Context: one part of a larger RNA
RNA sequence: GCCGGCGACUUAUAGGGUCUGGCAGGUUAAGGAGAAGAUAUCCGAAGCCAAAGGGAAACCGAGUCUUAAUAGGGCGAUAGUCAGAUUUUAUAGACCCGAACCCAGGUGAUCUAACCAUGUCCAGGAUGAAGCUUAGGUAACACUAAGUGGAGGUCCGAACCGACUUCUGUUGAAAAAGGAGCGGAUGAGGUGUGGUUAGGGGUGAAAUGCCAAUCGAACCUGGAGCUAGCUGGUUCUCCUCGAAAUGUGUUUAGGCGCAGCGGUCAUGACUAUAGCCGGGGGGUAAAGCACUGAUUCGGUGCGGGCUGCGAGAGCGGUACCAAAUCGAGUCAAACUCAGAAUACCCGGUGGAUACAUGGCCAGUAAGACGGUGGGGGAUAAGCUUCAUUGUCAAGAGGGAAACAGCCCAGACCACCAGCUAAGGUCCCAAAGUUAAUACUAAGUGGCAAAGGAGGUGGGAAUGCAGAGACAACCAGGAGGUUUGCCUAGAAGCAGCCAUCCUUGAAAGAGUGCGUAAUAGCUCACUGGUCAAGCGUUCCUGCGCCGAAAAUGAAUGGGACUAAGUAUUGCACCGAAGCUGUGGAUUUGCAUUUAUAUGCAAGUGGUAGAGGAGCGUUCUGUGGUAGUGAGAAGCAUUAGCGAGAGCAGAUGUGGACGAAGCAGAAGUGAGAAUGUCGGC
Numbered sequence: 001g002c003c004g005g006c007g008a009c010u011u012a013u014a015g016g017g018u019c020u021g022g023c024a025g026g027u028u029a030a031g032g033a034g035a036a037g038a039u040a041u042c043c044g045a046a047g048c049c050a051a052a053g054g055g056a057a058a059c060c061g062a063g064u065c066u067u068a069a070u071a072g073g074g075c076g077a078u079a080g081u082c083a084g085a086u087u088u089u090a091u092a093g094a095c096c097c098g099a100a101c102c103c104a105g106g107u108g109a110u111c112u113a114a115c116c117a118u119g120u121c122c123a124g125g126a127u128g129a130a131g132c133u134u135a136g137g138u139a140a141c142a143c144u145a146a147g148u149g150g151a152g153g154u155c156c157g158a159a160c161c162g163a164c165u166u167c168u169g170u171u172g173a174a175a176a177a178g179g180a181g182c183g184g185a186u187g188a189g190g191u192g193u194g195g196u197u198a199g200g201g202g203u204g205a206a207a208u209g210c211c212a213a214u215c216g217a218a219c220c221u222g223g224a225g226c227u228a229g230c231u232g233g234u235u236c237u238c239c240u241c242g243a244a245a246u247g248u249g250u251u252u253a254g255g256c257g258c259a260g261c262g263g264u265c266a267u268g269a270c271u272a273u274a275g276c277c278g279g280g281g282g283g284u285a286a287a288g289c290a291c292u293g294a295u296u297c298g299g300u301g302c303g304g305g306c307u308g309c310g311a312g313a314g315c316g317g318u319a320c321c322a323a324a325u326c327g328a329g330u331c332a333a334a335c336u337c338a339g340a341a342u343a344c345c346c347g348g349u350g351g352a353u354a355c356a357u358g359g360c361c362a363g364u365a366a367g368a369c370g371g372u373g374g375g376g377g378a379u380a381a382g383c384u385u386c387a388u389u390g391u392c393a394a395g396a397g398g399g400a401a402a403c404a405g406c407c408c409a410g411a412c413c414a415c416c417a418g419c420u421a422a423g424g425u426c427c428c429a430a431a432g433u434u435a436a437u438a439c440u441a442a443g444u445g446g447c448a449a450a451g452g453a454g455g456u457g458g459g460a461a462u463g464c465a466g467a468g469a470c471a472a473c474c475a476g477g478a479g480g481u482u483u484g485c486c487u488a489g490a491a492g493c494a495g496c497c498a499u500c501c502u503u504g505a506a507a508g509a510g511u512g513c514g515u516a517a518u519a520g521c522u523c524a525c526u527g528g529u530c531a532a533g534c535g536u537u538c539c540u541g542c543g544c545c546g547a548a549a550a551u552g553a554a555u556g557g558g559a560c561u562a563a564g565u566a567u568u569g570c571a572c573c574g575a576a577g578c579u580g581u582g583g584a585u586u587u588g589c590a591u592u593u594a595u596a597u598g599c600a601a602g603u604g605g606u607a608g609a610g611g612a613g614c615g616u617u618c619u620g621u622g623g624u625a626g627u628g629a630g631a632a633g634c635a636u637u638a639g640c641g642a643g644a645g646c647a648g649a650u651g652u653g654g655a656c657g658a659a660g661c662a663g664a665a666g667u668g669a670g671a672a673u674g675u676c677g678g679c
């Protein structure tokens, strides 16, 4: 892991509901009789509920209390009760499994920590303290040398004890080892045997270490089914309805209480509602500047600054600041002279849908994304927090390549019938290689901005042009003059001022290059050749550049110049939508002997509520029907039922045993790191 067995809402008592039944007041409890197999049955009103309430009470009483009140107001002015079934609540382990802990009583120092008693062990080598002896030396010491001697938590290094590094091992050979190196090795040394210390404790050269592979408090048994607002699991079928993820309070935030939203039952007035009609108040959006504030320019200029005159009073000036006011232009969640759409309220209509009140039973109180209006954030987030709405949640189907929350659309069942929605119609792949008019040349389409550009289509305005434009080519482009100033020089062309006149078809006191300065080239301007359009500005459609990312191409692919884009038309495809045909079922209405018929509207569904059933074991009927001419069980299998399931046949099996109608439960398995067994 698989298969098979077992495996979770029980039981008692007491309340509240619902259903069924008895009685109309209901009912017995203990106990007794009876019976013997326990029942059953009978007796037994003690007691309980009800039959009258109101008041704190006295008390009064269909009333009573409050009160001065005969006023008003509060509470009242009779249907129950006893069983059974079911549901829910409470108390109990209370649906099942699951702690870590806490407490009590015991068992442990054969491991290990420390200590006590008594034994035992430490190859070999090295170093050479004190002391002593001899010699030298001294007045005597001191001192020096040689020898002797054998000290030391001394040195090197086996046994022994340890455990610093690394490799292997890591379902190991081993629940801590092996290999190679490493530290101590006469000491605070190692070790044997016997003993002592015990868990709120011991022991500890101290690591919270160790106390039998267990240690921030050992182990065993008991309290004990501790408790678990937590996690997991919770077993047959069909039908009807169907949520919530909010408000508020909470030592509360992943839990509860109440309300909200669901189910079910009863009652209710034509009572409520969608839509439509009519009538209302508003101060939001947009807007506006009349208020409150903010704010730019201009006019007038209170006051101030600076400044002139004056001894002062005062009189002037001002290209400075600037109140107030006027004109023009703006801004505002906490501004509004005005002011929508929606929303909300009231009345009427409306009878498809619902609503209200009460009883009982819940679940929910982690929501997610999208649209819209806001706050927070960075007008970031698959961000966060409100309001409103949709979908998902609890919703399948079609589309978006794939894709809970987007678009279309809400699946009772069957059909090899039809029509459509979104979205599509060249092939993958159902349906147009459809029609018309344009655009795009970038594979744009099939990611992106500021910005850039003689890409290209459309529109508008304006200028030049057969008296010849625009471009190109040929020719001219002069004289006064090198204007004046400045300067070393300044001659059109370093710079400054001025910028005239003449000849002419035209030619600047000069557009650029150039020179030291000249020179030289060129332009403006003009003539000729040529020959028909040429410039400038704005608006707009589609394209171009801007465009670099990490495994590999990235319209879904092939491919496409339309099979791209824009506008328009007609077809077709396309879903569990709608229709058709047949069937099932729910509710309402009508008819009716009748879930029998007809009509209408329904039948997605998690948590959850309600309804109807199937099956298992046992009991009664029952010593039953049946059964060796073959029971139960098992295997195979063409029948029936909407399903749980129920029959039949054949084989096997070899002795039991239905159906129906009732009753009672150890009553249904796929999940719980479930449990036991097998493989």
Stems, first nucleotide, its partner, number of pairs: 001679006011092013025049003031043003053060002063075004095233002098230001102223006113197009122187001124156003127152001131148006160184003164181005199215001201211003208217001236613006246259005260364002262361007272353001275349006287336002292332003296328005303321002305318005367392010397408003412583004417579003423573003426558003432570001434569006445560001451545002455542010472529005478502003484496002508523001512521002584603008614668001616665006626656001633652005639646002
The part of an RNA shown here (large-subunit ribosomal RNA, domain II) has 679 nucleotides and comes from cf. Phormidesmis sp. LEGE 11477. It matches the Rfam family "Bacterial large subunit ribosomal RNA". The prediction has a mean pLDDT of 85.